Context: one part of a larger RNA
Molecule: small-subunit ribosomal RNA, 5' domain
Organism: uncultured Saprospiraceae bacterium
RNA sequence: GGAUGAACGCUAGCGGGAGGCCUAAUACAUGCAAGUCGAACGGUAACAGGACAUUACUUCGGUAAAGUUGCUGACGAGUGGCGCACGGGUGAGUAACGCGUACGUAACCUGCCUUUGAGAGGGGGAUAGCCCCGGGAAACUGGGAAUAAUACCCCAUAGCAUUAAUUUAUCGCAUGAUGGAUUAAUUAAAGCUCAGGUGCUCAAAGAUGGACGUGCAUGCCAUUAGUUAGUUGGUGAGGUAACGGCUCACCAAGACGUCGAUGGCUAGGGGGCGUGAGAGCGUGGACCCCCACACGGGUACUGAGACACGGACCCGACUCCUACGGGAGGCAGCAGUAAGGAAUAUUGGACAAUGGACGCAAGUCUGAUCCAGCCAUCCCGCGUGCAGGAUGACUGCCCUAUGGGUUGUAAACUGCUUUUAUUUGGGAAGAAACCUAUCCAUUUAUGGGUAGCUGGCGGUACCUUAUGAAUAAGCACCGGCUAACUCCGUGCCAGCAGCCGCGGUAAUACGGAGGGUGCAAGCGUUAUCC
Numbered sequence: 001g002g003a004u005g006a007a008c009g010c011u012a013g014c015g016g017g018a019g020g021c022c023u024a025a026u027a028c029a030u031g032c033a034a035g036u037c038g039a040a041c042g043g044u045a046a047c048a049g050g051a052c053a054u055u056a057c058u059u060c061g062g063u064a065a066a067g068u069u070g071c072u073g074a075c076g077a078g079u080g081g082c083g084c085a086c087g088g089g090u091g092a093g094u095a096a097c098g099c100g101u102a103c104g105u106a107a108c109c110u111g112c113c114u115u116u117g118a119g120a121g122g123g124g125g126a127u128a129g130c131c132c133c134g135g136g137a138a139a140c141u142g143g144g145a146a147u148a149a150u151a152c153c154c155c156a157u158a159g160c161a162u163u164a165a166u167u168u169a170u171c172g173c174a175u176g177a178u179g180g181a182u183u184a185a186u187u188a189a190a191g192c193u194c195a196g197g198u199g200c201u202c203a204a205a206g207a208u209g210g211a212c213g214u215g216c217a218u219g220c221c222a223u224u225a226g227u228u229a230g231u232u233g234g235u236g237a238g239g240u241a242a243c244g245g246c247u248c249a250c251c252a253a254g255a256c257g258u259c260g261a262u263g264g265c266u267a268g269g270g271g272g273c274g275u276g277a278g279a280g281c282g283u284g285g286a287c288c289c290c291c292a293c294a295c296g297g298g299u300a301c302u303g304a305g306a307c308a309c310g311g312a313c314c315c316g317a318c319u320c321c322u323a324c325g326g327g328a329g330g331c332a333g334c335a336g337u338a339a340g341g342a343a344u345a346u347u348g349g350a351c352a353a354u355g356g357a358c359g360c361a362a363g364u365c366u367g368a369u370c371c372a373g374c375c376a377u378c379c380c381g382c383g384u385g386c387a388g389g390a391u392g393a394c395u396g397c398c399c400u401a402u403g404g405g406u407u408g409u410a411a412a413c414u415g416c417u418u419u420u421a422u423u424u425g426g427g428a429a430g431a432a433a434c435c436u437a438u439c440c441a442u443u444u445a446u447g448g449g450u451a452g453c454u455g456g457c458g459g460u461a462c463c464u465u466a467u468g469a470a471u472a473a474g475c476a477c478c479g480g481c482u483a484a485c486u487c488c489g490u491g492c493c494a495g496c497a498g499c500c501g502c503g504g505u506a507a508u509a510c511g512g513a514g515g516g517u518g519c520a521a522g523c524g525u526u527a528u529c530c
Base pairs, nucleotide, nucleotide: 001530002529003528004527006526007525008524009523010522013382014381015380016379017378018377019375020374021340026338027337028336030335031334032333035082036081037080040079041078043075044074047073048072049071050069051068052067054065055064056063057062089293090292091291098218100216101215102214103213104212105211108210109209113206114205115204116203117202118201119200121155122154123153124152131144132143133142134141135140161186162185163184164183165182166181167180168179169178170177171176191198192197219265220264221263226256227255228254231253232252233251234250235249236248237247238246268290269289270288271287272283273282274281275280295316296315297314298313299312318329319328320327321326346372348371349370350369354368355366356365357364358363385416386415387414388413396407398405399404421467422466425463426462430457435452436451437450438449439448440447441446474519475518476517477516478515479500480499481498485514486513487512488511489510495502496501
């Protein structure tokens, strides 16, 4: 000198962009953060409409009341499907195939999506909701009866699927891989419909996402030198999507290590970021990729996918409720609270856009996201006027050789401008889709045209009218390094200080003042890195 997720002191006009618990992975009140589908199903708690019959009133059209009816729009709770494994947070652990990079899988899986080839025949028994009867303070829960499905089960059909056996061709990378033929055995399906479709089953391929293995690389300490019994290898079995001591039985005695094993300490890794001419050194906040975690620890279930942040079970600590019998909970989601700390924001708005889940769709949900609020925390930009004006005015302050000098064109005064401010009026882009209406083209699945509908931000940005210099300057420093000097006070005191060093009676170094220098809505100090 540069830099910062900074803090502190003094000061502070505005706008744009960005950033904002680095500490206690401490504890959490409250609200929200994952639902959706009635075009799978039985149904009908609420709302709206219709129908029916009754009563009252009646202008004889109807109106009102209580009632029945799932008939319709819809829909609480329930069965079922898909999603909840994404998105969001944090960095505790991890020195590791965790990450990075390059390969491999003749050892693997992949819901939704795309393409292709086949198929969807017949039957059955339950169960929730509802109803009835209970238990419990609650959380919740027991029994009985009855019912539906794209829920569940059985039979049929089936090969390019799976398993077993036989055979053959081609190829390779050692185990082998791929293709063909034959035989035997095994396994499928679901409907809904606006009749257009859409969904379902099996198989093959793709895409996407993942899993595993390997080479190299990725901190410090040798004042850590030996470590290891599922340990190293084999055979067999089990297990897995899959290879494998992954697990187990038996057998052998191996395996790793000064090319640093083992142990200890520290740490999420990378793209990047800071600095530097570079080499390098430091760092990993925001954004993106990967990993790990979800009160501490463990376990599996469901599922294409989890050993699952807002799922389950168990143990533990803590907190809460209780009728003392027993129960409930997990903000390292967004806000917010307490605590800790030098220190870090609103219990805001909207789904309008982008994206996601579900749905044929309308749409619903979305603290993802888009916005707004707070903070000079950073970067960038703008302003606080401009021109003229000497009696070099007065007052004040300071210096002085008492003549004057300085503040200083500074002010007054004259003219001008209006960014900004206040005021008047106007006022966006971001929105085009979906959908509705209509037209056209057709390869019959969609594509295209026209019109309509939709804005949180926001009456914001921006434009414009009027007024008037009007609303707007500080901070640090002035001995040398280092730009900027005098006076007074103090008297090795009080104090300063980054280093050298100042201060003991004329201190340009302390404190104040005048003057000056530097930067400027900031300026200094502290901390850390180069």